Annotation:
This is a predicted structure of a 108-nucleotide RNA (SAM riboswitch aptamer (S box leader)) from Psychrobacillus soli. The coordinates come from a structure-prediction model, not an experiment, and the mean pLDDT is 84. NCBI's taxonomy places the organism under Bacteria, Bacillota, Bacilli, Bacillaceae, Psychrobacillus. The model forms 97% of the base pairs in the Rfam consensus.

RNA sequence: UUCUUAUCUAGAGAGGUUUAGGGACUGGCCCGAUGACACCUCAGCAACCGCCUGUUAUGGCAUGGUGCUAAUUCCAGCAAGUCGAUGAAAUGACUUGGUAGAUGAGGA
Repeated sequence: UUCUUAUCUAGAGAGGUUUAGGGACUGGCCCGAUGACACCUCAGCAACCGCCUGUUAUGGCAUGGUGCUAAUUCCAGCAAGUCGAUGAAAUGACUUGGUAGAUGAGGA
């Protein structure tokens, strides 16, 4: 980098360094000199891998490997359906599926 597969409406922040952008992309909407983002330290959340019991499950644990700690993956993006609107449309709301993305595990 790519393939397969599972999950993505829950949960969890302080300090330090640095300085202008950041939230993947596009549009929207947000965050940001009252210092965001990033990095470091410590703390925490969760329980994918892992470990334990053996009542085999919708169980338990958190010493290890990851991950995560603004907003549902912040919302939408493509398609179908329902509703609403209209002279007819466009715009809109909702539902389902999909795409894209993120993370884990396994493979090439």